[in-house]
The part of an RNA shown here (large-subunit ribosomal RNA, domain II) has 730 nucleotides and comes from a Candidatus Bathyarchaeota archaeon. The RNAcentral record of the full RNA draws on ENA. The prediction has a mean pLDDT of 84. Its Rfam family is "Archaeal large subunit ribosomal RNA". Rfam links the family to the GO terms structural constituent of ribosome and ribosome. The organism belongs to Candidatus Bathyarchaeota, within Archaea.

Context: one part of a larger RNA
RNA sequence: GCCGGGGAGUUCACGGCUGUGGCGAGCUUAAGGCUUAAAGCCGUAGGCAUAGGGAAACCGACAUGCCCGCAGCAGGUUUAACCUGUGAGGGGCGGGGUCUGAAAGGGCCUGGAGUCACGGCCGUGAGACUAGAAGCCGGGCGAUCUAGCCCUGGGCAGGGCGAAGCCGGGCGAAAGCCUGGUGGAGGCCCGAAGGGGUGCUGACGUGCAAUUCGCUCCUCUGACCUGGGGCUAGGGGCAAAAGACCAAUCUAGCCCGGGGAUAGCUAGUUCCCCCCGAAGUGGGUCGCAGCCCAGUCCUCCCUGAGGCUGUUGGAGGGGUAGAGCACUGAUCGGGAAGCAAGGGGUCGAAAGGCCCCACUUCCCUUUCAAACUCCGAAUCCUCCAACACCGUAGAAGGGGGGAAACGGGUUCUAGGGGGUAAGCCCCUAGACCGAGAGGGGAGCAACCCAGACCGAGGUUAAGGCCCCCAAGUGCCAGCUAAGUGUCAAACCAAAGGGCAUCUCCGACCCCAGACAGCGGGGAGGUAGGCUUAGAAGCAGCCACCCUUUAAAGAGUGCGUAACAGCUCACCCGCCGAGGUCGGGGGUCCCGAAAAUGGACGGGGCUAAGCUGGCCGCCGAGACCUCGGAGUACGGUGGGGAGUCCACCGUAACCUGGUAGGGGGGCGUACCGGUUGGGUAGAAGCUGAACCGUGAGGUUCAGUGGACCAGCCGGUAGUGCAGAUCCCGGU
Repeated sequence: GCCGGGGAGUUCACGGCUGUGGCGAGCUUAAGGCUUAAAGCCGUAGGCAUAGGGAAACCGACAUGCCCGCAGCAGGUUUAACCUGUGAGGGGCGGGGUCUGAAAGGGCCUGGAGUCACGGCCGUGAGACUAGAAGCCGGGCGAUCUAGCCCUGGGCAGGGCGAAGCCGGGCGAAAGCCUGGUGGAGGCCCGAAGGGGUGCUGACGUGCAAUUCGCUCCUCUGACCUGGGGCUAGGGGCAAAAGACCAAUCUAGCCCGGGGAUAGCUAGUUCCCCCCGAAGUGGGUCGCAGCCCAGUCCUCCCUGAGGCUGUUGGAGGGGUAGAGCACUGAUCGGGAAGCAAGGGGUCGAAAGGCCCCACUUCCCUUUCAAACUCCGAAUCCUCCAACACCGUAGAAGGGGGGAAACGGGUUCUAGGGGGUAAGCCCCUAGACCGAGAGGGGAGCAACCCAGACCGAGGUUAAGGCCCCCAAGUGCCAGCUAAGUGUCAAACCAAAGGGCAUCUCCGACCCCAGACAGCGGGGAGGUAGGCUUAGAAGCAGCCACCCUUUAAAGAGUGCGUAACAGCUCACCCGCCGAGGUCGGGGGUCCCGAAAAUGGACGGGGCUAAGCUGGCCGCCGAGACCUCGGAGUACGGUGGGGAGUCCACCGUAACCUGGUAGGGGGGCGUACCGGUUGGGUAGAAGCUGAACCGUGAGGUUCAGUGGACCAGCCGGUAGUGCAGAUCCCGGU
C1' cells in the first nucleotide's frame, strides 16, 4: 500500500419554532397507588391559559358604534377582465383600561384560544460529532544508570629525570663553600594494563551498536582507577557549574489519579435523488486564524395589488472629463510705470546725485493646477408620466424558523491613491473565477465563444481549413528575401540609425538636349588693398569691382617657405531621356547579452508569412428537431379534508452549482402485527440476465445445508476510502 472487521452530531433536562393528533374557556396531571404478560385505572397537589397597566400602593377593559374590503356565497346580466348585495378572516376609524403628565401628548394593553401528547429543526447545560497537545495539581515508585558523600576491599609492566637528608674528599679560623658518592622526592617525564574520548568532522549511518569500529590522540602514584555495602528524591536531590545528572526520559523524573483537562488550532466525519442557492462586505470586539449585530442565502406563514432592473419624454440636482486663465496660485519672453528698505557700479571730502539689478503694479505674449474655475459634457441620481417587463399561478410589504460566511482572487474594462517597479499594496463600478462543465487560445481558475436535465440527429459560434488534425496545398490584388514571419491580447523590446525596397505627394531642370560620364576651356586689370620676413585665389583683416567673353569666383579643395602645379565653380562639345531635391506611408535590416542542446505546439513553409477583398467548408453540451424525465402551476376524477394518487395541459422567457437551507426516498439490525416461502433445498457466497434517474431490487445457474422474506407500524450502537485512524491478515 491493499483486503477484512471496528470507527465520529448521541442521550437527558429546560426553552423557542413548526407539523400531526386529543380536548377546548379550558387543557393537563406529578410523586405515588391499584392491577399486571402487555395494556389499563386511580391520584387535581401543581403548571399553563382565561386581563391588563404600574417600581409599588392601587386601579381595572369594545361578546361591535361607523367605514373599507379579499376569498366565499347569493342575485342580476349584455356571459364579461361584468354589475349589485352580503361578506368569516383582514384593514382603517372611533371607544375603553392603566402608567406618566398641570395639560397636551405619549407608552403598554383591549372586539375571548388555549393546553396536553408525540414527530422534526434549533438553542442552553452537561465530555456533547470523533481523534490530537505542550501542560497544572495530588498520591505513590525509583540513586542496580548516573552525581556527590560514607564504610570496607582491590589495581597501576617497564624505562627516565634525580629534591631533601646522609657519607667521603678538598678548602677554610669558623659559618660554610666546592666536589665525588649515597639517597629516592615528585597532583615530575616516556610509555603498557587501566581510565579517557582529540582529530580524521574516516568507517557505519533500515549499523555489530538507540553512540559502535579503525587509525590518531590525552592521562597513567593521583584532585588516580575500580569491586562490594550504604546515604541523599522531584520545586526535591546531587553538581570542580555543563542547566549537567537523578534507570536510552530532565529549564523540574517515572507511574497512577483529577481526566473524556482545555485546544478560537489541525485532521477526519460513512446511502441516493429532487428544488433553491451564498459570502469573503459595514459596524463592534484584549479584536485581526475567533465571535456578535446588520447585509447577502434557504424555508414557512400572513396579507391581497401592485412592483420598478430597462427605454422614451418631462421637471429638478451636480461641477467630474475636457477646456480655460475671469478668481487663487505657479509660469516664458518683452514693454511701461512705481520704488521706502536691499545688492552692485560710478561721481563726490561728505551730504547726496546718477545708472543697473532685485522688488511691486499694469499691458502684450507663453505654459500649468487634486485641495484654481469665466465655462462645461458624456454619464449618474431623485420625482412624474407612458411603454416594456414582473405580479392574483400571489409580486411589493410584514412576521417566524434555519444557515453558511465575515482569508477572496483575476483579467479585463473603466476610474483613482501609494510605490522606481513588481504575478506589488489600497479603493470605486461592472464582469468572471470562487461555486461553471463544454469548444477555442500548443499546454494554461478567471482572455474569446458559450451557461451542461437525459438520449438521438442536424446547424452554427469563437477559432480554424499543407501534415500531425476535422475542413481550401481556394480565388483576386499587393508587400516581404529578412526563415522577417508563421502572435487577438500577456508570451516583451526602445531611443537611435540604414543610397534595403515598394508606394503617394510637392518643388525644380529637361529634345531650344536635362542628370551622370568623357574631351576641351576655366582668361585679363592683378601678386586687389592691408598685414607680413613672405601673404601671388587658398595664415589672417577689409572689400569682393571692372574688362574680354560661350564661360571663368578678387576663388571649392589639395598643394608651396612664398611662387609654381593639380582641381572645383562656371562654359562649350560628345552622348540622347528622363533627372535632382524635399516630405508622408508600407515592409525589411542594425541596435538585440545568461547560464546542459532547443524551440513558430512540432514537422515543415518563400507561403503554409504580411495587407486588402471574395466564395466555400470544418468546428461546442450553444441553436434547431424528435423522444423521455423531473420540477412549478392549472384542470378533471378518486378520497371527509390537508396531503396524496391517476390522467390531461402550460413552461422561448424552468431543471450548472461549493458552503448552506428545504423536500422525497433506498438499504441494515432488532421488535409488534399480518401474509407467505423452505431438505422436491433457507440464509450466505460465485457468475449472469433484466428492472429502476439513483441509493438499490428481481430472476436464473452453481455452491451451500437450515432457516428466511414481503407488507403495515415501531426502536436504533443503522450505511466508510481517507482521520501519518484502531485490530488482524497479506